[in-house]
RNA sequence: GGAGUGGGGCGGGUGGCCGCUGGCCUGGAAGUCGAGAGGCUGGAGGAAAGUCCGGGCUCCACAGGGCAGGAUGCCGGAUAACGUCCGGCGGGGGCGACCCCAGGGAAAGUGCCACAGAGAGCAGACCGCCGGUCGGGACUUGAUCCACCGGCAAGGGUGAAAGGGUGCGGUAAGAGCGCACCGCGCCUCCCGGUAACGGGAGCGGCAUGGUAAACCCCAUCCGGAGCAAGACCAAAUAGGGGGACGUUAUCGGGUGGCCCGUCCAGUCCCCGGGUAGGUUGCUAGAGGUGGCCGGUAACGGUCAUCCCAGAGGAAUGGUCACCACCCACCCAUCCUGGGAAGGUGGGCGGGAACAGAACCCGGCUUACAGCCCCACUCCGGCC
Repeated sequence: GGAGUGGGGCGGGUGGCCGCUGGCCUGGAAGUCGAGAGGCUGGAGGAAAGUCCGGGCUCCACAGGGCAGGAUGCCGGAUAACGUCCGGCGGGGGCGACCCCAGGGAAAGUGCCACAGAGAGCAGACCGCCGGUCGGGACUUGAUCCACCGGCAAGGGUGAAAGGGUGCGGUAAGAGCGCACCGCGCCUCCCGGUAACGGGAGCGGCAUGGUAAACCCCAUCCGGAGCAAGACCAAAUAGGGGGACGUUAUCGGGUGGCCCGUCCAGUCCCCGGGUAGGUUGCUAGAGGUGGCCGGUAACGGUCAUCCCAGAGGAAUGGUCACCACCCACCCAUCCUGGGAAGGUGGGCGGGAACAGAACCCGGCUUACAGCCCCACUCCGGCC
C1' cells in the first nucleotide's frame, strides 16, 4: 500500500421567527367550573416495520387428568421466559482471521433413491478371468475361435452412490481367503474432561448403503382470549313482549378440538326499543447511565445518579440563514524527470438513506445513502 474477517457507533448541528402538545407555576374583588393569556421544562426509532417467538398485565365458576395437535432436539450455562443468547463438543467450508449446521434414533416398522447400468436391500454378470467336457473347424503336435457345463466378482464400464481402502501372500482364476497398516464396531479396560467427547490398549466381525425440514419412534415442554383485554361514572329507553327445554346435574351452557372429571340455575330462538358519551387502564420500569466486584462470556451483585413522549382520528411541525457530510466540474498549489493518482485551498451546481410511537418489555427477521472507531488475517514492497 492492497484485499478481507469480526465487533461497536453516528445517521446532521446551531440560531431567529411562527405553530402544536404533556407537566408545573403565575395573574385576575371572592368562590366554583370552563376557556383564554404569560413563563419554565419535556416531546418518535435503530429498526418505531413484520406480527414471527417469549413474557409482564387484565379477564374467563376449575386453569385437574388423558387423547389428538403443536414446538424444541449434542453438552454445560445465562435469563422472568423463549424456538433467544454465551461457551464448548462433533461435522462441513475457507491459505487464514473466521463462517455454516432443522446436530436424538436407520439393528422397531413403512416409504423413496429418477435416468443410466448386469445389479441400488438383504442385489448382481454387460465387457471379462479361470477350469473342464463328448465336441465342431483346423490338425504331426500345439496355439487360436465357437458351443456347453462349472467357478469368480480382483480388472474395465454405468452412475451422485456399487457392499471397505492400500500393499503382500495365497489360488486353476479370484475373494478379508490369510496377514500388516488405515478404517469400522464392541455388554470391555485405562487416562483427561462436570459433560457432550477426545486419546490409548485389547478383542471382534473381517463387515449390515443413503435418506427422518419423508411418514414414524424416543425425550422434554405447551390452559384460553387479548388494551378493540378490562374497571368506573353519567345519560337514555319500554326495569318491553313471545316461545322451547330445564331447575335431581340425566337436556343445555362454560372449560381452544374430543373424552373423563368439575362448575352453573339457567340456556337457546324470535319480535321490538335505547345508548355507543366521559374518566381510567396510559407510563417510575424484569428502567437508563457511570464506577467497582465476580464470571472466558452471555450475564449477575453492589454503590451512586437520572426521570428521558403519552397523543386520542391521533401532537412532536413549518420557514429562513449559516456550518458540517457526499458527488461532479473548474482554477491554483504540493509531490514528480514528466505524468497519473492523491492531498490542500477557493469557486459553482446537485444530493442527503431505511423510515414515524399507540399498554409495556426481552429477542428474532427484514430495509438502510453516507461516515467514523477498535481488533484480527492474508498478499506485496521498503527500512
A computed fold for a 383-nucleotide RNA from a Magnetococcales bacterium, annotated as Bacterial RNase P class A. It matches the Rfam family "Bacterial RNase P class A". By type it is a ribozyme. It was read from a public genome assembly, where an Rfam model found it. Its mean pLDDT, the model's own confidence on a scale to 100, is 75.